[in-house]
A computed fold for an 85-nucleotide RNA from Firmicutes bacterium UBA5454, annotated as c-di-GMP-I riboswitch aptamer.
RNA sequence: UAUAGUAAAAAGCAAACUCAUCUAAAGGUGAGGACGCAAAGCUACAAGUCUAAAGUGGAAACACUAUGACGGUUGAGUUACCGAA
Numbered sequence: 001u002a003u004a005g006u007a008a009a010a011a012g013c014a015a016a017c018u019c020a021u022c023u024a025a026a027g028g029u030g031a032g033g034a035c036g037c038a039a040a041g042c043u044a045c046a047a048g049u050c051u052a053a054a055g056u057g058g059a060a061a062c063a064c065u066a067u068g069a070c071g072g073u074u075g076a077g078u079u080a081c082c083g084a085a
Stems, first nucleotide, its partner, number of pairs: 005082001012037002017032006035072001041078003045075003048070003055064003
């Protein structure tokens, strides 16, 4: 330095839920709170998943659709702590 990983040690993040708030919704943000995480740090390029305001079809019920969202779904890109091994 690279790859892999976790016995320790020092750190980190924060699920569900509650309150407030943005939004048509999915979901996001802040505070509390910890299920867990060796990248559960960051990035929407690809796949996958979620939603359907507007639009289209329909007598209606409803259906289709991303320009919206998900990085704690996966891949990919990129940055990074440790040293018994």